Predicted 3D model of a 254-nucleotide part of an RNA (large-subunit ribosomal RNA, domain VI) from Hymenobacter ginkgonis. It matches the Rfam family "Bacterial large subunit ribosomal RNA". The coordinates come from a structure-prediction model, not an experiment, and the mean pLDDT is 88.
[in-house]
Context: one part of a larger RNA
RNA sequence: CGUUGGAUAUUUGAGAGGACCUGACUUUAGUACGAGAGGACCGAGUUGGACUAGCCGCUGGUGCGCCGGUUGUUCCGCCAGGAGCAGCGCCGGGUAGCUACGCUGGGAGCAGAUAAGCGCUGAAAGCAUCUAAGUGCGAAACUCACCUCAAGAUGAGAUAUCCCAAUUGAAGGUUCGUCGUAGACUACGACGUGAAUAGGCGGUAGGUGUAAAGCUAGAAAUAGCAUAGCUGAGCCGUACUAAGGAACCGAGGG
Numbered sequence: 001c002g003u004u005g006g007a008u009a010u011u012u013g014a015g016a017g018g019a020c021c022u023g024a025c026u027u028u029a030g031u032a033c034g035a036g037a038g039g040a041c042c043g044a045g046u047u048g049g050a051c052u053a054g055c056c057g058c059u060g061g062u063g064c065g066c067c068g069g070u071u072g073u074u075c076c077g078c079c080a081g082g083a084g085c086a087g088c089g090c091c092g093g094g095u096a097g098c099u100a101c102g103c104u105g106g107g108a109g110c111a112g113a114u115a116a117g118c119g120c121u122g123a124a125a126g127c128a129u130c131u132a133a134g135u136g137c138g139a140a141a142c143u144c145a146c147c148u149c150a151a152g153a154u155g156a157g158a159u160a161u162c163c164c165a166a167u168u169g170a171a172g173g174u175u176c177g178u179c180g181u182a183g184a185c186u187a188c189g190a191c192g193u194g195a196a197u198a199g200g201c202g203g204u205a206g207g208u209g210u211a212a213a214g215c216u217a218g219a220a221a222u223a224g225c226a227u228a229g230c231u232g233a234g235c236c237g238u239a240c241u242a243a244g245g246a247a248c249c250g251a252g253g254g
Base pairs, nucleotide, nucleotide: 001152005163006162007161008160009159010158011157015149016148017147018146021049022048023047024046025045026044027043033038051106052105053104054103055102059100060099061098062097066093067092068091069090070089071086072085073084074083075082076081109144111143112142117137118136119135120134164254168252172249173248174247175246176192177191178190179189180188197242198241199240200238201237202236203235204234206231207230208229214225215224216223217222
C1' cells in the first nucleotide's frame, strides 16, 4: 500500500515446512517344520541405542550477585575490626538464571491408492493364460493421519463484538514512562495511580556457617553465651520513589 467504512478478538486451511530410525531380550514355543541336528512366520510384552522437542522437581555444572577461610602488601593514627591491589589474589561452598552428565515426551494407523510380486474370474486362441473387459491382495517410497507456519490464498475467506459527529476527533491505536516471561535495534509481552510495572522498605524459602562488641573459662592459642551475623536475581506483602501533565494518528455512513 492492498484486501472497497474503520477497528478489536477468535478462527477456516489453499499451500509450505518438519518428523518418519533401529537393536536386544521375554513370551507365543522348543510349538509349526525336520529322521535328527536344528528351529520359525504371525501376534503380545519388556528394555536399550542414536536422533529430536521441551523442562530444571531430582543428580550435577556454572554462578567475576552472595557467605566463609586464608597469604603478601598498602591504607583507615595504633590495637581490634575493616577496605584496596595481587588472574574473582588463592581456596571452600552456593540462590536465581542458563544448562547436561539430569528429567519428561516423540517417531502411534486394522487408513487410501499403488510398485515389483502374488492372485480370482476370463476370452481373443472350444485348451491354456493375473488382462484384453472386470476384480482382489501387496512396501520405510506416494496421499492422509502427527507437529509447526499459513488469507498478499490479489481467489486477499469466515465468525463474534465495538464505533460513527458540529463549541468536530468516535471505537481503536501510537508517542511517552516503569519494566521483562521478550530482546542486537526493532518487534513482542506486562503495567502506567481506578496502579504492585520496577526500585525501596517489611517479611520469608534458600545460601553461607555461628559476625562485631561484651561477658565467662583458660597462662595463652582458643572455646562458650549464639541455628548467630551477613545475604536473599526467588516468593509474599507494602504506594515511600518513579510510571507527570499531555500530545498525535484515526471517520463523513461506507